[in-house]
Context: one part of a larger RNA
RNA sequence: AACGAACGCUGGCGGCAUGCCUAACACAUGCAAGUCGAACGCGUGUAGCAAUACACGAGUGGCGGACGGGUGAGUAAUACGUAGGAAUCUGCCCUAUAGUGGGGGACAACCCGGGGAAACUCGGGCUAAUACCGCAUAAUCUCUACGGGGGAAAGAUUUAUCGCUGUUGGAUGAGCCCGCGUCGGAUUAGCUAGUUGGUGGGGUAAUUGCCUACCAAGGCGACGAUCCGUAGCUGGUCUGAGAGGAUGAUCAGCCACACUGGGACUGAGACACGGCCCAGACUCCUACGGGAGGCAGCAGUGGGGAAUAUUGGACAAGGGGCGCAAGCCUUGUCCAGCCAUGCCGCGUGAGUGAAGAAGGCCCUAGGGUUGUAAAACUCUUUCAGCGGGGAAGUUAAUGACGGUACCCGCAGAAGAAGCCCCGGCUAACUCCGUGCCAGCAGCCGCGGUAACACGGAGGGGGCUAGCGUUGUUC
Numbered sequence: 001a002a003c004g005a006a007c008g009c010u011g012g013c014g015g016c017a018u019g020c021c022u023a024a025c026a027c028a029u030g031c032a033a034g035u036c037g038a039a040c041g042c043g044u045g046u047a048g049c050a051a052u053a054c055a056c057g058a059g060u061g062g063c064g065g066a067c068g069g070g071u072g073a074g075u076a077a078u079a080c081g082u083a084g085g086a087a088u089c090u091g092c093c094c095u096a097u098a099g100u101g102g103g104g105g106a107c108a109a110c111c112c113g114g115g116g117a118a119a120c121u122c123g124g125g126c127u128a129a130u131a132c133c134g135c136a137u138a139a140u141c142u143c144u145a146c147g148g149g150g151g152a153a154a155g156a157u158u159u160a161u162c163g164c165u166g167u168u169g170g171a172u173g174a175g176c177c178c179g180c181g182u183c184g185g186a187u188u189a190g191c192u193a194g195u196u197g198g199u200g201g202g203g204u205a206a207u208u209g210c211c212u213a214c215c216a217a218g219g220c221g222a223c224g225a226u227c228c229g230u231a232g233c234u235g236g237u238c239u240g241a242g243a244g245g246a247u248g249a250u251c252a253g254c255c256a257c258a259c260u261g262g263g264a265c266u267g268a269g270a271c272a273c274g275g276c277c278c279a280g281a282c283u284c285c286u287a288c289g290g291g292a293g294g295c296a297g298c299a300g301u302g303g304g305g306a307a308u309a310u311u312g313g314a315c316a317a318g319g320g321g322c323g324c325a326a327g328c329c330u331u332g333u334c335c336a337g338c339c340a341u342g343c344c345g346c347g348u349g350a351g352u353g354a355a356g357a358a359g360g361c362c363c364u365a366g367g368g369u370u371g372u373a374a375a376a377c378u379c380u381u382u383c384a385g386c387g388g389g390g391a392a393g394u395u396a397a398u399g400a401c402g403g404u405a406c407c408c409g410c411a412g413a414a415g416a417a418g419c420c421c422c423g424g425c426u427a428a429c430u431c432c433g434u435g436c437c438a439g440c441a442g443c444c445g446c447g448g449u450a451a452c453a454c455g456g457a458g459g460g461g462g463c464u465a466g467c468g469u470u471g472u473u474c
Base pairs, nucleotide, nucleotide: 001473002472003471005470006469007468008467009466012346013345014344015343016342017341019338020304025302026301027300029299030298031297034063035062036061039060040059042057043056044055045054046053047052070257071256072255079182080181081180082179084177085176088174089173093170094169096167097166098165099164100163101135103133104132110125111124112123113122114121115120147162148161150159151158152157183229184228185227190220191219192218195217196216197215198214199213200212201211202210232254233253234252235251236247237246238245239244259280260279261278262277263276282293283292284291285290310336312335313334314333319330320329321328322327349379350378351377352376359370360369361368362367383415385410386409387408388407389406393401418463419462420461421460422459423444424443425442429458430457431456432455433454439446440445
């Protein structure tokens, strides 16, 4: 000098930041990922004579749930940082080009019946689609497609537009390879059989022992292999004149993880935090046959701990998902709440006022000091309080914050000062008490009857809404 700090005493206001560093311990409750009727058929309600329109509901289908948010367990290199590389994929978006023909059969919802305490489930029957399956068309082989909706129209038909399909290039994102760098231990010296290389085969979006069969016997290592311990890495942060040392909270990039271990499915993308399956531990429900769950999301609870906040408001902004749109969702985000946790700013009054009140303390008893300090007189009203008005952030409209910021008025010095220290280092001294006791102490050291070092008082010094102590780093 610094801190995500804690503790003690004290505490007026505001702005801006920060806030489980410990048990990656266990979690009650609520919310955190939906959306689309301009893909589709139903059901209910309302309006209508009806066609139909609107709203809602579950279902089929599409896109999204791989982003955003959390945590740091693991990881010493399948990571990160930096500089390169070739054997790859890439939904939505952009660009270019060619198309979007003609058929078919189902399954939910629904109806009927059955099982179950429940979770849920089984059988039969009907049905639509941008769901599913052939055929045709096919830039080498292989391989493709779907319609919706608005307008015009009596109809046939025609046409914006949004989709869909093949191919080209791009953008973005991602996968892979490689050089160098990245903690400690040699009281860890040898390690390695898919091991190192080759050939054939398999596998992947793609290279490769990635996998497999055979062949060869290699590969790494004192320039520290292997093993053990510790640890997410970086931009940065703190300190320092620098070199360096320490560190990796908040913010940003990358990685890893999602009760523990394993696995794949779907998909452009996952081996998937709020998806699935299996095993395990734990918790809960049960009619004992069987089921349900995963806060390292936001709040919140218990526990641990020296220690860390509200079960708040809003989608107004800017962003994300879906949608033609209106819009819906969004504990991401924007705000508010709590805490002197930090930084910054402001206040707790100003002027005049005695050779100097009273009281306190000291005293050589003369006086000195507290001290212009107070009182008193004259003023002011920041902040807080009360009353009134009231914004930008946005405009075509929409404001959670918020009756907030800000402005005007009112009253009255009124509501607002503490903490540590005073032997030397180190700024600041006397009296009383105590008597190696009680105690102090960062080091040196104080205390055994005159203690500037203990305790109290008066006085003084330092900092100030803080001041000290402890811890840690330089």
This is a predicted structure of a 474-nucleotide part of an RNA (small-subunit ribosomal RNA, 5' domain) from an uncultured prokaryote. The full RNA is in RNAcentral, with records from ENA. The coordinates come from a structure-prediction model, not an experiment, and the mean pLDDT is 85.